A computed fold for an 87-nucleotide RNA from Sodiomyces alkalinus F11, annotated as transfer RNA. The coordinates come from a structure-prediction model, not an experiment, and the mean pLDDT is 84. The sequence is in RNAcentral, with records from ENA and Rfam. Its Rfam family is "tRNA".

RNA sequence: GUUCCGGUAGCUCAGGGGUAGAGCAAUCGCCUGCAGUUCCUCGGAAGAGUUAGCGAUAGGUCAGGCGUUCGAAUCGCCUCCGGAACU
Numbered sequence: 001g002u003u004c005c006g007g008u009a010g011c012u013c014a015g016g017g018g019u020a021g022a023g024c025a026a027u028c029g030c031c032u033g034c035a036g037u038u039c040c041u042c043g044g045a046a047g048a049g050u051u052a053g054c055g056a057u058a059g060g061u062c063a064g065g066c067g068u069u070c071g072a073a074u075c076g077c078c079u080c081c082g083g084a085a086c087u
Base pairs, nucleotide, nucleotide: 001086002085003084004083005082006081007080010024011023012022013021018070026057027056028055029054030053033050034049037046038045039044063079064078065077066076067075
């Protein structure tokens, strides 16, 4: 220098023209067990926190810009970043 692949939520990734999603993580709630501790009529009760499960909420200029289109994360061009191949 040429070509190809990738860039989407805090993280890992789906989605390839028609309402942007999943898992994990975060916050909140419910429930289950455990427990420092407190109260007690000594039978128990409460219980910050924490284990497992369930539910809800929030979280995005879809790398950037320009174009095509009624409509772009998706198609085209340029640029940036990461990776690979060839020279």